[in-house]
Context: one part of a larger RNA
RNA sequence: CAAUCAUUAAGGAACUCGGCAAAUUGACUCACGUAACUUCGGGAGAAGGUGGGCCAUUACCUCACAAAAAUAUGUGAUAGAGAAGAGGAGGCACAGAAUGGUGUUGUACGACUGUUUAAUUAAAACAAAGCACUUUGCGUAAGAUGUGAAAUCAAAGUAUAGAGUGUGAUGUCUGCCCUAUGUCGGCUGGCUAACGGAUUUGCUUAACUGAUUAUGAUAGGUUAGGCUUUGAAGGAACCCCCGAUCAAUGGCGGCCUUACCUAUGAGGGUCUUAAGGUAGCGGAAUUUCUUGGCCGUUAAAUGCGGUCGCGCAUGAAUGAUGUAACGAUACAACAGCUGUCUCAAUGAUUGGCUCG
Numbered sequence: 001c002a003a004u005c006a007u008u009a010a011g012g013a014a015c016u017c018g019g020c021a022a023a024u025u026g027a028c029u030c031a032c033g034u035a036a037c038u039u040c041g042g043g044a045g046a047a048g049g050u051g052g053g054c055c056a057u058u059a060c061c062u063c064a065c066a067a068a069a070a071u072a073u074g075u076g077a078u079a080g081a082g083a084a085g086a087g088g089a090g091g092c093a094c095a096g097a098a099u100g101g102u103g104u105u106g107u108a109c110g111a112c113u114g115u116u117u118a119a120u121u122a123a124a125a126c127a128a129a130g131c132a133c134u135u136u137g138c139g140u141a142a143g144a145u146g147u148g149a150a151a152u153c154a155a156a157g158u159a160u161a162g163a164g165u166g167u168g169a170u171g172u173c174u175g176c177c178c179u180a181u182g183u184c185g186g187c188u189g190g191c192u193a194a195c196g197g198a199u200u201u202g203c204u205u206a207a208c209u210g211a212u213u214a215u216g217a218u219a220g221g222u223u224a225g226g227c228u229u230u231g232a233a234g235g236a237a238c239c240c241c242c243g244a245u246c247a248a249u250g251g252c253g254g255c256c257u258u259a260c261c262u263a264u265g266a267g268g269g270u271c272u273u274a275a276g277g278u279a280g281c282g283g284a285a286u287u288u289c290u291u292g293g294c295c296g297u298u299a300a301a302u303g304c305g306g307u308c309g310c311g312c313a314u315g316a317a318u319g320a321u322g323u324a325a326c327g328a329u330a331c332a333a334c335a336g337c338u339g340u341c342u343c344a345a346u347g348a349u350u351g352g353c354u355c356g
Stems, first nucleotide, its partner, number of pairs: 001351008010342002014340001019337001028051001030049001032048001037042001039169001054088002057084002060080001062077005090094001102335007109327002114126002130167007143153003171321003175252003180249002182245005189240002195234001202227008212217001253271005280314001281311001292308006
């Protein structure tokens, strides 16, 4: 000097991002006591109080004896980690050591128990019961795995079942919009693929014919084939079209003006949209301006709680808003407590340093 312990005058969070760390509390007992709130179960060990060891005394249990039986009474013995009391003595200390809850209040989030980043994040994240939607009718369900397979799971199940998705207990609720995208359904019509082959161009093979011509031969034509060019009508699904659907993906306005001071704007006008944000909540885990205005808390508060609302940019299962219980969650406050601090000191153990 460091680490680990122990103690500390007066003060008692003034420390600090923050009571981090430490301290306080503590097991047991009681014919003590215990609030708001509540889903009536809880909250609750709420909170807040009492007692304690040893000795003696007394009553209580059972049995025996005494007086003629029983009760009562008396004498003797006997059980208890038990009970009672203004009995007594001793110690610094009687739960004498070890072990062994700090408590209360408000708010946010998540209902809860549970799960998670083995080795920096345990949470408000995940899950959850509950709710809702979609999908599946089964001698191959839908869905998943699999080589375009067999087969396996689903299931030795059968729509009160299985699969997928969202939300996230319970309570009160869940508004408007189907224009766009998606999904489902419909179908008079439009477009159209393969197909279809009406039509059509040119060349060529064989035979026949043959103007012209010189016996041959040739232009042209006819018939039967081959190759090749054009490609009408018709023609499914998708798409266009018609409708449904938002607990599907998603979305939910502006300007002007107006009531007997002023202010406000119930009301009116106009543009515009698929519809123009309803109930709620609201400087919020969402508010830039901003340390918003007001009230409370403090001597003093960018904090916290309440309230207000044109909310830059809240809002209803991308759930909205409350909520008892719960939480090694986050924030704020109070009581107690303390070396966290004012401000440091002393002692012990271990290690280091110096000397040997």
This is a predicted structure of a 356-nucleotide part of an RNA (large-subunit ribosomal RNA, domain IV) from Corymbia citriodora subsp. variegata. Lineage of the source: Eukaryota > Viridiplantae > Magnoliopsida > Mesangiospermae > Corymbia citriodora. Its Rfam family is "Bacterial large subunit ribosomal RNA". Model confidence (mean pLDDT): 83 of 100.